Molecule: transfer RNA
Organism: Candidatus Cytomitobacter primus
RNA sequence: GCCUGGAUAGCUCAGUCGGUAGAGCAGUAGAUUGAAGAUCUACGUGUCGCUGGUUCGAUUCCAGCUCUAGGCA
Numbered sequence: 001g002c003c004u005g006g007a008u009a010g011c012u013c014a015g016u017c018g019g020u021a022g023a024g025c026a027g028u029a030g031a032u033u034g035a036a037g038a039u040c041u042a043c044g045u046g047u048c049g050c051u052g053g054u055u056c057g058a059u060u061c062c063a064g065c066u067c068u069a070g071g072c073a
Stems, first nucleotide, its partner, number of pairs: 001072007010025004019056001027043005049065005
């Protein structure tokens, strides 16, 4: 330098024919217990990496850029 994948909640990750985003874990509050653990219930205001473009509408499509993993030379 070229090619491919990834960037979404505190962490690990889902989310395809474009229609204003979810799970598990963690956390907080309550119930329970002498206390704690376990268990049960409730609780998410996330510029979906950044900047533009297309569109009535973009996490999703297109272009460029940043970071990251791998491959080729």